[in-house]
Molecule: FMN riboswitch aptamer (RFN element)
């Protein structure tokens, strides 16, 4: 340094201002926000130089939690309902173009747009409540082994 393994630890952000209404951070105009991991023509550092390290994409490629399914157990007459369990089964899982530069751009720069789980709510929700003091992509640390 590097494979493995054990335990910690950590691991989400946003309605403010105006309408309308009897009643709305749920509509309607304007605001505000963007998990992880990979890609890298951008920012930094270090180096004579190859190069190396840090950062660096909501909408480019994969995953995550959450519906759904599926499995299984209890309840029920039945319809369904409650609890456990699974994980790629992928249904819902979503949304970007246009110009520049340039060898190359999905990523930069400059402009326009666009998505955002499920349940609750006097009135429909990415921003309020609420399963969450939950689960987790993965990040790290510490120990133990092996190379």
């Nucleotide at each position: 340094g590097u494979g493995c393994g054990u335990u910690c630890u950590c691991a989400g952000g946003g309605c403010g201002g105006g309408g309308u209404g009897g009643a709305a951070g749920u509509c309607c105009c304007c605001a505000c926000c963007g998990g992880c991991g990979g890609u890298a023509u951008g920012c930094g550092g270090c180096g004579g130089a190859a190069g190396c390290c840090g950062c660096g994409a909501g909408c480019c490629c994969g995953c995550g939690a959450g519906c759904g399914c599926c499995u299984u157990u209890c309840c029920u007459g039945a319809a369904g309902g409650a609890g456990a369990g699974g994980g790629u089964c992928a249904g819902c899982a979503g949304a970007u173009c246009a110009g520049g530069u340039g060898a190359g751009a999905c990523g930069c720069c400059u402009g326009a747009g666009c998505c955002g789980a499920c349940g609750g709510u006097c009135a429909u929700a990415g921003u309020c409540c609420g399963g969450a003091u939950g689960a987790a992509a993965g990040a790290g640390a510490a120990c133990g082994u092996g190379c």